[in-house]
Formats: sequence, structure tokens, C1' cells
RNA sequence: AUCAGAUAAUGCCAAAACCGGCGCGAGGCGGUGACGGGAAGCCGCGGCUAUUACAAAGAUAGCCGGGUUGCCCGG
Repeated sequence: AUCAGAUAAUGCCAAAACCGGCGCGAGGCGGUGACGGGAAGCCGCGGCUAUUACAAAGAUAGCCGGGUUGCCCGG
């Protein structure tokens, strides 16, 4: 550098649900929680979906692609 992977770690993240705030809403933030995840790190670039709406705006990175950086392990 590249390909494959989940066997390490008192490792990392944290779905649903519940609680408290925020938002018109999709949703977001914090807490509890753990269904899962090798990028469930980051980026709304393309598509999809849903939202407020009627022309645009915003939402989801744990919907699918794409971009980019990186840990462990094996070849």
C1' cells in the first nucleotide's frame, strides 16, 4: 500500500422505550437504557423517505449510494 475480517481491549458508539428541556413539525439535546454496529467517525454530494409547506426550507450519516479520515486483527 492492498485484500479479507470481528477472535483483543475494564475500548468506542448507542436502537426501541421512558423522563426533562428545545422545535410548528420531521426531529434534535441531556439522562436512564442496550437492539445492534468495524467506521453506528465525519461530510446532506446523488437518490429515497417522512416534515413544515407551496417555494423553498429544514430532518434522518443507525435508509441506499458517494466522498474523506481512522483503530484492532490476519493474509

A computed fold for a 75-nucleotide RNA from a Syntrophobacterales bacterium, annotated as c-di-GMP-I riboswitch aptamer. The organism belongs to Syntrophobacterales, within Bacteria. Rfam family: c-di-GMP-I riboswitch aptamer. Its family is annotated with cyclic-di-GMP binding in the Gene Ontology. The sequence was found by an Rfam model in a public genome assembly.